Model confidence (mean pLDDT): 81 of 100. A computed fold for a 463-nucleotide part of an RNA from Patescibacteria group bacterium UBA918, annotated as small-subunit ribosomal RNA, 3' major domain. It matches the Rfam family "Bacterial small subunit ribosomal RNA".
[in-house]
Context: one part of a larger RNA
């Protein structure tokens, strides 16, 4: 000086409370354990691993199993020695492919040096997602957007150190303010960035029949405790005016010294070790990662009447489109399908009436006109191929479940429930993710109490 106290004192936080959904009990997705396996490839375990790395495992992906091949290799530089033959192409047989063997056809540029290219053999070397994340960089979680960590004079101390950074008021804040053996700085805070709301000037090809300016985009204003009151030496707090916004307007983005040998050698890039002709390289075809007595974690859908269902009929934002988005039209119950206007797009398309909402009718509280598991048949798409293993469609089939022990999660407002809609991965595939808007609450009396953090202080036989 720290760490730690079932140790004080003071504060803060969706921590608790008050409140509204929830998870856990069902079925199913989907990760992980775990069994099983020829293989179920690897990593990653409390908080901070389990819809995570994975923004798409049918072949590829693929790192694993099998089998079948190559061996100077699938890519990369150099040397030497052959080759004036390109690599390649076809053709026949073997094969599942990769691959091997056999045949044939045309057949290099050239400044005329074997310069260049190519392709064979021979040589240095490749190559590895092998191991060590406790050798490492580089990235990154976590505490935490917490207020807090240092340093330089100087001062005190034998000295480890201490003071600044403690106190007193105040803040969201080591924010300001006053004192005070300190006086100043540095990284954090905050502003500066950037989206949203209000307005003023400019500029417009699409938007409108048009005037026009809803809308875009640039430049500006605009909020500073600036006004009034009350409390305060001050900083600043309470009230209220005006205003679109009020006291950090809301939101992002930005993570201090540092913990944790935290996580990653499998994104990358690296030491050193380990394999290299029956390979721990590489190619290929098949399977595997989808395997199921169980266990967990995150979700979907649901048990119904604030609801199903048929019909009618409004109102969006955000974004994508050329190897793409696709209208009218016409076939099909439907998934699709013919076709193919228009669009490199404020123009056309996605796009439909966006869905809840509203409206009218039934249902009448039942395992049902809830719920859709699941299983049988028929398709329909994409793709070289849907058997392991793809997504949809239509009929039949209709399981479990009638609100969930104990336990525990998230959320203070345009939140939270709730309702559709779009991207990105992608050839197909979305209950996940990343965003967008429709519709829209309740309660916060308070800090005793649970967690988890800060300052001061106090004990300690810990470091």
């Nucleotide at each position: 000086a720290g760490a730690c106290g079932g140790g004080g004192a003071c504060c803060c936080g969706c921590a608790c409370a008050a409140g509204c959904g929830g998870u856990g009990g069902a079925g199913c997705g989907c990760g992980a354990g775990g069994c099983u396996u020829a293989a179920u490839u690897c990593g990653u375990c409390g908080c901070u691993a389990a819809a995570c790395g994975a923004a798409a495992a049918a072949c590829c992906u693929u790192a694993c199993c099998g089998a079948g091949g190559c061996u100077a290799g699938a890519a990369a530089u150099c040397c030497a020695g052959c080759u004036g033959c390109a690599c390649g192409c076809c053709c026949u047989g073997g094969g599942a492919a990769a691959c091997c063997a056999g045949g044939g056809a045309a057949g290099c540029u050239u400044u005329c040096g074997a310069a260049g290219g190519u392709g064979c053999u021979g040589g240095a070397c490749a190559g590895g997602u092998g191991a060590u994340g406790c050798a490492u960089g580089g990235c990154u979680g976590u505490c935490g957007u917490c207020a807090g960590u240092u340093c330089g004079u100087g001062g005190c101390u034998u000295g480890a150190g201490c003071u600044g950074u403690u106190c007193c008021c105040u803040u969201a804040a080591g924010u300001g303010g006053g004192g005070a053996a300190a006086c100043g700085a540095a990284c954090g805070c905050a502003a500066c960035c950037c989206u949203c709301g209000u307005u003023g000037c400019c500029u417009g090809u699409u938007a409108u029949a048009a005037g026009u300016g809803u809308c875009a985009g640039g430049c500006g204003a605009g909020a500073c405790u600036g006004c009034u009151c009350c409390c305060u030496c001050a900083c600043g707090g309470g009230a209220g005016a005006g205003g679109a916004a009020g006291g950090u307007g809301a939101g992002g983005a930005u993570g201090a010294c540092g913990c944790c040998a935290a996580g990653u050698c499998a994104g990358c890039a690296u030491g050193u070790c380990c394999c290299u002709u029956g390979a721990u390289g590489c190619c290929u075809c098949g399977g595997g990662c989808u395997g199921c007595a169980c266990u967990c974690a995150c979700g979907c859908u649901a048990c119904a009447a604030u609801g199903g269902u048929a019909c009618g009929c409004a109102c969006a934002a955000c974004g994508g489109g050329a190897c793409g988005c696709a209208a009218u039209a016409c076939c099909g119950c439907a998934a699709g399908g013919u076709g193919g206007a228009g669009c490199c797009a404020a123009u056309c398309c996605u796009a439909a009436u966006a869905a809840a909402a509203c409206g009218u009718a039934c249902c009448c509280c039942a395992g049902u006109u809830c719920g859709g598991a699941u299983u049988g048949a028929g398709g329909u798409c994409u793709g070289c191929a849907a058997c392991u293993c793809g997504a949809c469609c239509u009929c039949a089939u209709g399981a479990a479940g009638u609100c969930g022990g104990a336990a525990u999660c998230g959320c203070u407002a345009g939140u939270a429930a709730u309702c559709g809609c779009g991207g990105a991965u992608c050839a197909g595939c979305a209950u996940g993710c990343c965003g967008c808007g429709g519709u829209g609450a309740a309660u916060a009396c308070g800090u005793u109490c649970u967690c988890g953090g800060g300052u001061c202080u106090u004990g300690u036989a810990c470091u």